Overview: A computed fold for a 74-nucleotide RNA from a Patescibacteria group bacterium, annotated as transfer RNA. Its mean pLDDT, the model's own confidence on a scale to 100, is 80. It matches the Rfam family "tRNA". It is annotated as a transfer RNA. Gene Ontology term of the family: triplet codon-amino acid adaptor activity. NCBI's taxonomy places the organism under Bacteria, Bacteria candidate phyla.

């Protein structure tokens, strides 16, 4: 410097243009259940989808940028 891949609740991750103003599981929080913790059950919490910017009637998803991190090249 070029090229290629990644970023989504607090963590891990589903998603492949409209059933998603985003679902699991960990976690926490409340209540059950135990004489108490654990455990289990039950209900709740938490993500403007890394930043802008474009296509599109409509984008987490498709395109350009930047960042930031992995990875070829030179």
């Nucleotide at each position: 410097g070029c090229c290629c891949c990644g970023u989504u609740c607090g963590u891990c991750u589903a998603g492949c243009g409209g059933c998603c103003u985003a679902g699991g599981a960990c976690g926490c929080u409340u209540g059950g259940u135990u004489u108490u913790c654990a455990u289990c059950c039950a209900a709740g919490u938490a993500a403007u989808c890394a930043g802008g910017g474009g296509u599109u009637c409509g984008a987490a998803u498709c395109c350009c940028c930047u960042a930031c991190g992995g990875g070829g090249c030179a």